[in-house]
Context: one part of a larger RNA
């Protein structure tokens, strides 16, 4: 000097664009954050009816999607992440090709009935549909291979259109492996039994001790193995003439975790933040027999902290899920607005004139000097305000309609200088000086240091210097 997610003091008018629990992965009241689909079914209940249906809801079957999207930095010294290669693999949704879509079954929710329980949530009988579920028929596929084995499908509706099934390829996604680079401690020197190699045989989407059985006895380490400490990593940011040094807030990308700890189901994809079991710790409910729960999701609330926000509006826009959909529906992603001088950056707080210079302040060698053209005053302007009229881009899509923000930005008119300056310093590094008070006291202080009766350094006044809606201190990095 610069920098900051900052704090503290004093002050304090505007707008725009940013940013806002760096502490306690501590604990949470409340609400909301992931639904859709009647064009997959069967059925209820209401309206409405021309008695033929038609609408609109509901809860269950079913089918997508709840592995995105949003938090948050605890673990993680690791193929974890950067960066280059790479071979033994999956892929729901989309694009492109080839081909297929044919005949049967039988069942379980819902309902019905009775009936357990405080609840939560059930049982028992009985009835039903399907794009749900089982056979069978074809099947270019696989698999061992002479010839066997296996092995598919589903309809809807507005009839020409979404679907389904089999297969190649493709685009983006995803898992695996390798080289290299990636903080501190040798006051940490030896570590290591699935350990390192094979056979073989499970397992997997796939290589492989990944696991399991023999068999050999390896493997890794002074180029730091193992141990301990500390940390998410990166583009990037900040500093710096560069080298480099320091950081990982907000944006982007990977990776971890979701009260803790372990575990699988389901699926393309998960060992899943608002999913499931199991155990712990906390919390609530209970008829004490037995249940319910996870804010590191948007606000929010106790705690803790020097310290950090509204229980706020909308799906108009961008992005997403569902859906035939250009209908719609859900979306605390998102777009907004509130808070907050936290940062940046812009703008104001008024121009011009105006005295050999009012009054007053301070000083004073009583002659003056200074505040000081600074007031007053005169002529003007209206950024900004204050009022009132206009009044948006953001909105594309064949049309039409469709704006949270917001009567906001913005413009025009009226008014009137009217509504707006503070904060460090002033002994030397360092720009600014005196007077009074005080008497090593009371203070001051970044260094050097001042102060014990003439303090330009303490405390106040005039003055003066610096920056300015900010100034000053503290942290802290270069």
């Nucleotide at each position: 000097g610069g920098a900051u997610g900052a704090a503290c003091g004093c002050u304090g008018g505007c707008g725009g664009u940013a940013u806002g629990c760096u502490u306690a992965a501590c604990a949470c009241a409340u609400g909301c954050a992931a639904g859709u689909c009647g064009a997959a079914c069967g059925g209820g209940a209401c309206u409405c009816u021309u008695c033929g249906g038609a609408g609109u809801c509901c809860a269950g079957u079913g089918g997508c999607g709840g592995a995105c999207g949003g938090g948050u930095g605890a673990g993680u010294a690791a193929c974890g992440c950067g960066u280059g290669a790479g071979a033994a693999u999956c892929u729901g949704c989309c694009u492109u090709c080839g081909g297929g879509u044919c005949g049967g079954g039988g069942a379980c929710a819902a309902c019905c009935a009775c009936u357990g329980g405080a609840a939560a949530c059930g049982g028992u009988g009985g009835u039903u549909a399907a794009u749900a579920c089982c056979g069978g028929a074809u099947g270019u596929g696989c698999c061992c291979a002479a010839g066997g084995g296996u092995g598919a499908a589903a309809g809807a509706c507005u009839u020409g259109u979404c679907g389904c099934c089999c297969g190649a390829a493709g685009a983006g996604g995803a898992g695996c492996u390798c080289g290299c680079g990636u903080c501190c401690g040798a006051u940490u020197a030896g570590c290591u039994a699935g350990u390192u190699g094979g056979u073989g045989a499970g397992g997997u989407a796939a290589g492989a001790g990944c696991u399991c059985a023999c068999c050999a006895a390896g493997g890794c380490a002074g180029c730091g193995a193992u141990c301990g400490g500390u940390a998410g990593c990166u583009g990037g940011u900040c500093u710096g003439a560069g080298a480099g040094g320091a950081c990982a807030a907000c944006c982007a990308g990977c990776c971890a975790c979701a009260c803790u700890g372990g575990g699988a189901c389901u699926g393309a994809g998960a060992c899943u933040c608002g999913g499931c079991c199991c155990a712990g710790a906390c919390u609530c409910c209970u008829a004490c027999g037995g249940g319910a729960g996870g804010c590191a999701g948007c606000a929010g609330u106790g705690g803790g902290g020097a310290a950090u926000u509204u229980u706020c509006c909308g799906c108009a826009a961008u992005g997403g899920g569902c859906g035939a959909a250009u209908a719609g529906c859900c979306u605390g992603a998102c777009g907004g607005a509130g808070c907050a001088a936290u940062a940046c950056c812009g703008c104001g707080u008024g121009a011009g004139g105006g005295a050999a210079g009012a009054a007053g302040g301070c000083u004073c060698u009583u002659g003056g000097g200074u505040c000081g053209u600074a007031a007053a005053c005169c002529u003007c302007u209206u950024u900004u305000g204050u009022c009132a009229g206009g009044g948006a881009a953001g909105a594309a899509g064949a049309a039409a309609g469709u704006g949270a923000c917001g009567g906001u930005a913005c413009c025009u008119g009226a008014c009137g200088a009217a509504u707006c300056a503070g904060c460090c310093u002033c002994g030397g590094c360092u720009a600014a000086c005196u007077c009074c008070g005080u008497g090593c006291c009371a203070g001051c202080a970044g260094c050097c240091g001042c102060g014990g009766u003439a303090a330009u350094a303490c405390g106040g006044a005039g003055g003066a210097g610096g920056c300015a809606a900010g100034c000053g201190u503290u942290a802290u990095c270069c």